[in-house]
């Protein structure tokens, strides 16, 4: 990579480089952005999986630590599309992004 299961409405910064972009694809709104984007780098932070503990133990689930791996620190996966019930709205699939396993 591909496949698979689980989560995704909580939560979290500053500094040098750096110099137009950027908010996953397609369309469309909106919204950040020289009071400095995107990437890099250093620290700091959160805490989703793996990890640890206790309960539970058919099935597993639930809490609590901790920061060792990977992650992540505007705006709900920024909002809408594609089905379904519908009053406002919801639920479901495509897709994406995390992490485990598998190969």
């Nucleotide at each position: 990579a591909u496949g698979u299961u689980a989560u995704c409405a909580a939560g979290a910064a500053a500094g040098g480089c750096g110099g137009a972009g950027g908010g996953a694809a397609u369309a469309g709104a909106c919204c950040c952005u020289g009071c400095g984007a995107a990437g890099c780098c250093u620290u700091a932070g959160c805490a989703a999986c793996c990890c640890u503990u206790u309960a539970u133990c058919u099935g597993u689930u639930a809490a609590a630590g901790a920061a060792g791996g990977u992650g992540c620190u505007a705006c709900a996966u920024u909002c809408u599309a594609u089905c379904c019930c519908u009053u406002a709205g919801g639920g479901a699939a495509u897709a994406g992004a995390u992490a485990a396993c598998u190969c």
A computed fold for a 103-nucleotide RNA, annotated as SAM riboswitch aptamer (S box leader). Model confidence (mean pLDDT): 80 of 100. Of the family's consensus pairs, 97% are formed in the model.